[in-house]
């Protein structure tokens, strides 16, 4: 510099549940409470991929409809892969 990450030290992270607030929603955000897990669960979302929603808009359905379903647009997800970063430790 690079590969490994099964163990070890120092140590992070918080699933999920409670309650409040944003949010149409998906989801965020604070605290309590605990630890499902995690070698990147650290950081990046049209400058890779996939994945959830649906105020809006077109279409199409529907006897009607606040009903369905499909495109687009715009949200959001990195604990889905994936990119770059990086601690210890072994080689």
């Nucleotide at each position: 510099a690079g590969a490994u990450a099964c163990a070890a030290a120092a140590g992070g992270c918080a699933a999920g549940a409670u309650c409040a607030c944003c949010u149409a929603a998906a989801g965020g955000u604070g605290a309590u409470u605990c630890a499902c897990g995690c070698a990147a669960a650290g950081c990046u979302a049209u400058a890779g991929g996939g994945g959830c929603c649906u105020c809006u808009a077109u279409c199409a359905u529907u006897g009607g409809a606040u009903u369905u379903g499909a495109u687009a647009a715009a949200g959001c997800c990195a604990g889905c892969c994936a990119g770059c970063u990086a601690c210890u430790a072994u080689c």
The RNA shown here (c-di-GMP-I riboswitch aptamer) has 91 nucleotides and comes from Robertmurraya korlensis NBRC 107688. Model confidence (mean pLDDT): 80 of 100. Its Rfam family is "c-di-GMP-I riboswitch aptamer". About the family: GEMM was predicted in a large-scale screen for bacterial structured RNA regulatory elements. It was read from a public genome assembly, where an Rfam model found it.